The RNA shown here (transfer RNA) has 74 nucleotides and comes from uncultured Ruthenibacterium sp. The source organism's lineage runs through Bacteria, Clostridia, Eubacteriales, Oscillospiraceae and Ruthenibacterium. The coordinates come from a structure-prediction model, not an experiment, and the mean pLDDT is 80. It matches the Rfam family "tRNA". The family's RNA type in Rfam is transfer RNA.
Parts: sequence; structure tokens; C1' cells
RNA sequence: GGAGGCUUAGCUCAGCUGGUUAGAGCGUUCGGUUCACAUCCGAGAGGUCAUGGGUUCGAGUCCCUUAGCCUCCA
Repeated sequence: GGAGGCUUAGCUCAGCUGGUUAGAGCGUUCGGUUCACAUCCGAGAGGUCAUGGGUUCGAGUCCCUUAGCCUCCA
């Protein structure tokens, strides 16, 4: 220098062929249970879906740009 992949909650990851409210597990907060702790049960908070733009009636999903990380080629 060239090619490809990934980026979604604090962490690990789902999210189908674009479709109306963005989810799970763990963690965390509150409550219940217990003499207490753990376990278990219930409820909640937490997201500019990496950045900026484009297409579309509608984008986490498609296209382009930028950034970071990984792999391959030279």
C1' cells in the first nucleotide's frame, strides 16, 4: 500500500428477508423470603445501536465517509 471482518446496556452477546415499543444472560438498585448471609422470587434503572451523511413512507439492518480493533496479501 491492497483486501476482508467486527463495533448494539457496566461485561458477554442476540436481533431473520428493512416494519412500527431494541432484547437476553451476568452485573447493579429496591422489595419479599431469612435471626442474618447465600440461594430463590418479584420489580426497576441503565442504550445518541462507534462517527457523520445518503437511500426509503420507514434503517440496529442497505450504501458511502471517518475512527478504533482483528485477520490475510504484498